[in-house]
RNA sequence: GCGAAUGUAGUACAGUGGUAGUACAUCUGCUUCCCAAGCAGAGGACACGGGUUCAAUUCCCGUCAUUCGCA
Numbered sequence: 001g002c003g004a005a006u007g008u009a010g011u012a013c014a015g016u017g018g019u020a021g022u023a024c025a026u027c028u029g030c031u032u033c034c035c036a037a038g039c040a041g042a043g044g045a046c047a048c049g050g051g052u053u054c055a056a057u058u059c060c061c062g063u064c065a066u067u068c069g070c071a
Stems, first nucleotide, its partner, number of pairs: 001070007010024004018054001026042005047063005
């Protein structure tokens, strides 16, 4: 330099056009003499900028970051 993949919560991942979810973690409460474990609940996220669409995490274009391959 060329090509490809990935980017969603603190972490690891789902979600292929119609109210963004799960697990662990964090916080609160219950339970317990205390801790741990368990149970219930709460907060927290679509990399950025445009386009298409009634509606975009999803489709298209560009930028950025990471990873892989080729040279």

Background: A computed fold for a 71-nucleotide RNA from Candidatus Nomurabacteria bacterium RIFCSPHIGHO2_02_FULL_42_19, annotated as transfer RNA. The source organism's lineage runs through Bacteria, Bacteria candidate phyla and Candidatus Nomuraibacteriota. It matches the Rfam family "tRNA". It is annotated as a transfer RNA. The coordinates come from a structure-prediction model, not an experiment, and the mean pLDDT is 83.